[in-house]
């Protein structure tokens, strides 16, 4: 970098350095010198993989939080394309994106 599967309405922040942007893209709407993004430290959340138990033949269920990740404003912040409903609202799905695991 392209690809397969699963999940995305819940949850969880303080400090230090630094100093103007950030929320993937576009539009909107927001956050931000009462400190953005980034880096570091500590803490926390969650439970995808690993681990333990169980069932059992490689699957199911339960559990732990030690290890590998991830995350800690707003539903993935909302919308984008399609369908239904309705008269411009509501709902569903898809695309895209993010994360994990697998395979090349």
């Nucleotide at each position: 970098u392209a690809u397969u599967u699963a999940u995305c309405a819940a949850g969880a922040a303080a400090g230090g350095c630094u100093g103007a942007g950030g929320g993937a893209u576009a539009g909107g709407c927001c956050c931000u010198g009462c400190g953005a993004a980034g880096c570091c430290u500590u803490a926390g959340c969650a439970a995808c993989c690993u681990g333990a138990u169980u069932u059992u033949u490689u699957u199911u269920a339960u559990u732990c939080a030690a290890g590998g990740u991830g995350c800690u404003a707003a539903u993935u912040c909302c919308u984008a394309c399609c369908c239904a409903u309705u008269u411009u609202u509501u709902g569903g799905g898809a695309u895209a994106g993010a994360u994990a695991a697998g395979a090349g």